[in-house]
Predicted 3D model of a 97-nucleotide RNA (c-di-GMP-I riboswitch aptamer) from an Anaerolineae bacterium. NCBI's taxonomy places the organism under Bacteria, Bacillati, Chloroflexota, Anaerolineae. The sequence was found by an Rfam model in a public genome assembly. Rfam family: c-di-GMP-I riboswitch aptamer. Gene Ontology term of the family: cyclic-di-GMP binding.
RNA sequence: UUGCCGAACAGGUAAAAUCAAUGAAAGUUGAUGGCGCAAAGUUAUGGGUCUAAAGCCGAACUUUUUCUGAAGUGGCUAAGAUUGCCAAACUCCCGAA
Numbered sequence: 001u002u003g004c005c006g007a008a009c010a011g012g013u014a015a016a017a018u019c020a021a022u023g024a025a026a027g028u029u030g031a032u033g034g035c036g037c038a039a040a041g042u043u044a045u046g047g048g049u050c051u052a053a054a055g056c057c058g059a060a061c062u063u064u065u066u067c068u069g070a071a072g073u074g075g076c077u078a079a080g081a082u083u084g085c086c087a088a089a090c091u092c093c094c095g096a097a
Base pairs, nucleotide, nucleotide: 005095006094012037013036017032018031019030020029021028022027035084041090042089043088045087046086047085048082049081050080055076056075057074060073061072062071063070064069
């Protein structure tokens, strides 16, 4: 000096909840707050998970009707979301064992 690692020091960040805004929703942003976090810093790159506006399916059910139909419930679907779900990539404070 570098890597692993995580005692101390100096710091950082901010869960749930509440209020406001935004969004179809999941969620996100700001304020209060502090559950926690050695990458709980950044990136949606790979998985997982969440949502379903739009789109597709359906004739099983409900409502209405001029009995032609229409509306709704239902299912599928991410180019939406989640980095404090797991990995990957990049960056990074300190220096005991």